[in-house]
RNA sequence: AGAGUUUGAUCCUGGCUCAGGAUGAACGCUGGCGGCGUGCCUAACACAUGCAAGUCGAGCGAGAAUCUGCGGAUUAAUGCUUUCGGGCAGAGAGAAGCGGAGGAAAGCGGCGGACGGGUGAGUAACGCGUGGGCAACCUGCCCUCCACACGGGGAUAGCCACCGGAAACGGUGAUUAAUACCCGAUAGUUGAGAGAUACGCAUGUAUUUUUCAGGAAAGAUUUAUCGGUGGGGGAUGGGCCUGCGUCUGAUUAGCUAGUUGGUAAGGUAAAGGCUUACCAAGGCGACGAUCAGUAGCCGACCUAAGAGGGUGAUCGGCCACACUGGAACUGAGAUACGGUCCAGACUCCUACGGGAGGCAGCAGUGGGGGAUAUUGCACAAUGGAGGGAACUCUGAUGCAGCAACGCCGCGUGAGUGAUGAAGUUUUUCGGAACGUAAAGCUCUGUCCUAAGGGAAGAAGGAAGUGACGGUACCUUAGGAGGAAGCCCCGGCUAACUACGUGCCAGCAGCCGCGGUAAUACGUAGGGGGCGAGCGUUAUCCGGAAUUAUUGGGCGUAAAGCGUGCGCAGGCGGCCAUUAAGGUCAGUGGUGAAAGGUAUUGGCUUAACCAAUGCAAGCCAUUGAAACCGAGUGGCUUGAGUGCAGGAGGGGAAAGUGGAAUUUCUAGUGUAGCGGUGGAAUGCGUAGAUAUUAGAAGGAACACCAGUGGCGAAGGCGACUUUCUGGACUGUGACUGACGCUGAGGCACGAAAGCGUGGGUAGCGAACAGGAUUAGAUACCCUGGUAGUCCACGCCGUAAACGAUGAAUACUAGGUGUCUGCGGGCGACCGUAGGUGCCGGCGCUAACGCAAUAAGUAUUCCGCCUGGGGAGUACGGCCGCAAGGCUAAAACUCAAAGGAAUUGACGGGGACCCGCACAAGCAGCGGAGCAUGUUGUUUAAUUCGAAGCAACGCGAAGAACCUUACCAAAUCUUGACAUCCCUCUGCCGUGUGCUGUAGAGGCGCAUUUCCCUUCGGGGACAGAGGAGACAGGUGGUGCAUGGUUGUCGUCAGCUCGUGUCGUGAGAUGUUGGGUUAAGUCCCGCAACGAGCGCAACCCCUGUUUCUAGUUGCCAUCAGGUAGAGCUGGGCACUCUAGAGAGACUGCCGGAGACAAUCCGGAGGAAGGUGGGGAUGAUGUCAAAUCAUCAUGCCCUUUAUGAUUUGGGCUACAAACGUGCUACAAUGGUCGGUACAACGGGCAGCGAACCGGUAACGGGGAGCGAAUCUCAAAAAGCCGAUCUCAGUUCGGAUUGAGGGCUGCAACUCGCCCUCAUGAAGUUGGAGUUGCUAGUAAUCGCGAAUCAGCAUGUCGCGGUGAAUGCGUUCCCGGGUCUUGUACACACCGCCCGUCACACCACGGAAGUUGGGGGCGCCCGAAGCCUGUGAUCCAACCCUGCAAAGGGAGGAAGCAGUCGAAGGUGAAAUCAAUGACUGGGGUGAAGUCGUAACAAGGUAGCCGUAUCGGAAGGUGCGGCUG
Repeated sequence: AGAGUUUGAUCCUGGCUCAGGAUGAACGCUGGCGGCGUGCCUAACACAUGCAAGUCGAGCGAGAAUCUGCGGAUUAAUGCUUUCGGGCAGAGAGAAGCGGAGGAAAGCGGCGGACGGGUGAGUAACGCGUGGGCAACCUGCCCUCCACACGGGGAUAGCCACCGGAAACGGUGAUUAAUACCCGAUAGUUGAGAGAUACGCAUGUAUUUUUCAGGAAAGAUUUAUCGGUGGGGGAUGGGCCUGCGUCUGAUUAGCUAGUUGGUAAGGUAAAGGCUUACCAAGGCGACGAUCAGUAGCCGACCUAAGAGGGUGAUCGGCCACACUGGAACUGAGAUACGGUCCAGACUCCUACGGGAGGCAGCAGUGGGGGAUAUUGCACAAUGGAGGGAACUCUGAUGCAGCAACGCCGCGUGAGUGAUGAAGUUUUUCGGAACGUAAAGCUCUGUCCUAAGGGAAGAAGGAAGUGACGGUACCUUAGGAGGAAGCCCCGGCUAACUACGUGCCAGCAGCCGCGGUAAUACGUAGGGGGCGAGCGUUAUCCGGAAUUAUUGGGCGUAAAGCGUGCGCAGGCGGCCAUUAAGGUCAGUGGUGAAAGGUAUUGGCUUAACCAAUGCAAGCCAUUGAAACCGAGUGGCUUGAGUGCAGGAGGGGAAAGUGGAAUUUCUAGUGUAGCGGUGGAAUGCGUAGAUAUUAGAAGGAACACCAGUGGCGAAGGCGACUUUCUGGACUGUGACUGACGCUGAGGCACGAAAGCGUGGGUAGCGAACAGGAUUAGAUACCCUGGUAGUCCACGCCGUAAACGAUGAAUACUAGGUGUCUGCGGGCGACCGUAGGUGCCGGCGCUAACGCAAUAAGUAUUCCGCCUGGGGAGUACGGCCGCAAGGCUAAAACUCAAAGGAAUUGACGGGGACCCGCACAAGCAGCGGAGCAUGUUGUUUAAUUCGAAGCAACGCGAAGAACCUUACCAAAUCUUGACAUCCCUCUGCCGUGUGCUGUAGAGGCGCAUUUCCCUUCGGGGACAGAGGAGACAGGUGGUGCAUGGUUGUCGUCAGCUCGUGUCGUGAGAUGUUGGGUUAAGUCCCGCAACGAGCGCAACCCCUGUUUCUAGUUGCCAUCAGGUAGAGCUGGGCACUCUAGAGAGACUGCCGGAGACAAUCCGGAGGAAGGUGGGGAUGAUGUCAAAUCAUCAUGCCCUUUAUGAUUUGGGCUACAAACGUGCUACAAUGGUCGGUACAACGGGCAGCGAACCGGUAACGGGGAGCGAAUCUCAAAAAGCCGAUCUCAGUUCGGAUUGAGGGCUGCAACUCGCCCUCAUGAAGUUGGAGUUGCUAGUAAUCGCGAAUCAGCAUGUCGCGGUGAAUGCGUUCCCGGGUCUUGUACACACCGCCCGUCACACCACGGAAGUUGGGGGCGCCCGAAGCCUGUGAUCCAACCCUGCAAAGGGAGGAAGCAGUCGAAGGUGAAAUCAAUGACUGGGGUGAAGUCGUAACAAGGUAGCCGUAUCGGAAGGUGCGGCUG
């Protein structure tokens, strides 16, 4: 950095797609290690369980367990004693009670729960970012300074007792402490009043004097300290205000009532409609208010060259939220995530009376989803709360676990190793590839495994303290051992083969692959790319200059409003001057950190981390003054005015005129008129048309008339008058920038159409009739209503076009024309404004434009962004309506399009040719038959050929064979070829049996060669066997070769070099002549050349020479019934070789003096003499796989091979090609004459004989100029028939024969006799032929045993016509149009029918969000009241008690969430039915468009019609 894709090809426009980068990703396949990061994007869905905010005993009372001191009720081992009942002593144990230590749990009190952590629902906002302001504010803990802490008092929780309750939780009574609470004193603070000084930015602020009023405090203790109160300052954190910036929609244009401002009051920490009362009527908005939709904002992140575009995860700043909604309390700070109250939804407990709860903290669960982790360890570090501290708490944090989710690093081994192993794939079978790859040999040890050692992170004066972790790291040992996949390979895009499949299965990002040879599907081999990943999907940027500021366009590709006037806005002439808003420069502030970037450093490297430097913007300040803007003063060239002129279908109104059409009246006059391609409808004997005169009425104004005039456009055309607009020229008197453009707005605006009222001659949608036609709702004709005309009012659109917005300036010329002016005697020259043509530079994709720009520039406006859907739907505005203006989306396609090129085509043009037409002759089409084809039939009727260019074609000849088809019977290495083994000796001939027919089967007899070491070997042949293989008229002519047809014997088809064009291409090859011809001449940016044409070849026409048998016979001789029969000869004919001859050579004329043409002479022949062979580049996927060859596929006891029989010969019907006829130019009979090409040995076959004949017998001659087929026929001479279904015609049928052949039944040919059909010249239509031709007549040959009416040849007789190129067909050249390129058998439009898809309308229905009115009104703040209740302070009182101050419950009120209700608007979903649209394989009807598309097309409008569409009116040329 580009590439693919519109076309036959080209250039352009233009969309679609791809290659790059990125991600909190997901999915598929795969997966070794480590480091660093990251990890619910969805349901702000619901949550079990545990933890996440506590701490302080150095504030306070009280104090359990436990230990202990005193205490000693009580008990009692044991001892003594005993009357055996007991008594006494008594170590030890030990209750109550009184202390001490101890300090759990709870409580009062203090500080902290407003931080930290989560989420992004809401929010379009001073929410955020950035820069300012507060003289309008607050700030616990912290720092600093000043001052102080005096004297008193009353309660209360806890605890205890009792009571209520299931519980949660309460109630009453008694009692108690404080750094809890209260009163008093003092106070530099605060408030009010009065001054003073200084300062500022208005209100004011700071300092200070004075008077009055109201206000503080707390202690603890281990004596080190920690606290307390008031005040000043600082720091930190917050609050409020404000400039600028901050998404989409105008199919949201008006919004607003505390709304905007003022006064007063209230409220707050604080300004303020923040709140209330009163007053005023303001405030916001096209510079986008309001409304709707969407959204947390930023630092930054991704991309990009940049400008931009997209994003807002992690990290950091701000904001908002904490189940949903509302509310306050406490506090320095909250309207408070793990606080309170109320309402609502949900979940849970309940004894039914009541209660409890809030993971958007960390884990975790369910759910949702394509998708996102552990109910881990630790407070060791960092940080936070409390504490004097120890310390406690901390799911903040530090770590670990899971996940290739991302980035980075490493590894899966290294060296050597050629018999290029095996194997696989492929193959032209030779080989090639995988491939030094493997194996083998020699090494290494990163990761790994095992063992040993083992950190830093730890920081306080010392000691102690590590979750991570026995981790990182180090050492030793082991062994190549455990570690490679994914995608792609048609082009874009690096990388190719085989097999399978057969428009199937499938692929596909775009173009597109797949219908039997797929580098595109699937698999394999090979290859390419990346690599612990690789692909796919999704999203963003890029490429995309495809929204274009950088950096696009608008004549024809999408795109200039139909035209003007003009508000706002944008832009704006010359000179001087002022300030400095924009602008520029310096300096300062800010621009948090992180990130980015440059340099350096730390982890082995990198990722990662760290240090240092670097920015736009905004603000402040100091300067500059060119430019833009602002102010002031001038100028005249832009613009305008005046004066003097001329031109004009410019506009409006009134009047006037003649020609013509029509109608009416009257006259003349008679049978038609009219109309068409041709007709008809129509009019006319009731007198038309025609003609003469008169009258009426409406509409339009011939000639002049002109790429002439005027107008902004639409548009304007007889003449006169009146009113009126604009432009132009000259002049240079006046104003002094007054200008240009112009969103909205306003006005004008063809035709059609609408409303009301007139008018109506002609024309004429609709309609009617007549034609045309398959139909004809059309084109043509006859009529004809609206309308066309006028007045007034609407409509507001056109191909309203120069498809070209307006204005200004500049930039070669030439030539017309209109209107002025100037100069010149004139020719003419100059100048201004219009209007045309040509043309240069330049521009353009090209066409083209070119001073009237589409050139060079500036200003302003409008418009475009792929095609279709669609200028449509919905909404809005306008309209009486028709409709107009504004204007989408879903869905669908990969194109749609412009200009030009080459072809092809045209019911386009010009020129030319051809038996193409015309002029003629003979036919075909009708009949019968032959033959081919279709169709049908059949067991089979084998196959192919299909317009010309299939159809008497392959087939130059189907009874068997052929033969490919059918039935039946047989064979399986085969009927045919090669190779191997065994046996035999063949082959052949003769012959027997069997087989229903044959093939076949079983036998008999006869019977090889060469060499030899005699064992055998070899050749050939047969039989048998195994397998390779044979075989196939099986498929594909759309896989092919070869061959052939056709356009067409038409005159064309190309190349090299040069030149032109961006290019495809053009030129040459076109043009003027001429020719049969691209034949030749001339000209020419072309010059040459090739394949074709012509000529060279063959036959034929004249002649010469040579030669003379089998040919010939003039002369000579012989000879016959006759005859070149014989001798002889080669003159002639002829035969067959070689030559000559014809070349526009000669003459005249025409023509450019050329080519050439016309005429003539001579000549056998005259202008390629006649005929043939010869077929350019190409076209038709033309024909043929069944002539042959051949790829691939198929078949292999059959799709091969053999045989018999049958079929190809069928027969209702249709078509093609022929034969014979229909008769007298003839038939029949008799006689008679003249050819040429050819064939012949398994052959032709003579004479002669037999038979009516076919033919038979016969066998001379001949491998043929000798013999033979062989008779030529028409013709000529004569006879007969006399116009009829016949003496025409011969089909059909019967009988009898002949020939070929193993064999004539299916199914041959011929002969004789008999029979005697159709047919009397053929509809529409159609074929051949231009001279030895048509027509007519016979002859020969190939094939062939036999079998032509076919085919190919031969000669005989032998015409007619051709004015000519208008028309039909085909072809050639040039040109033109084209929407065709598979090329007109093209393309293509609309309705209808069917299927699917999305959308609109719709009686309605359902739901959401928002606003408005009303009702109800929780909690709570505030206000009022407060008869009830209350310790502190005050008063009275000895006391009890009472009163006051102050407070509380309760009650009332304002506000107020949720809820209820009502009427509208709005968004979405859905809806019977309905409307058009899109897509779809070959559906139906027509043929509208593209060519003059067969009626030129198209635009607007009206109307009609199944549909395309038709018609009227006006417009355009595309």

A computed fold for a 1518-nucleotide RNA from an anaerobic digester metagenome, annotated as small-subunit ribosomal RNA.
It matches the Rfam family "Bacterial small subunit ribosomal RNA".
The RNAcentral record of the sequence draws on SILVA.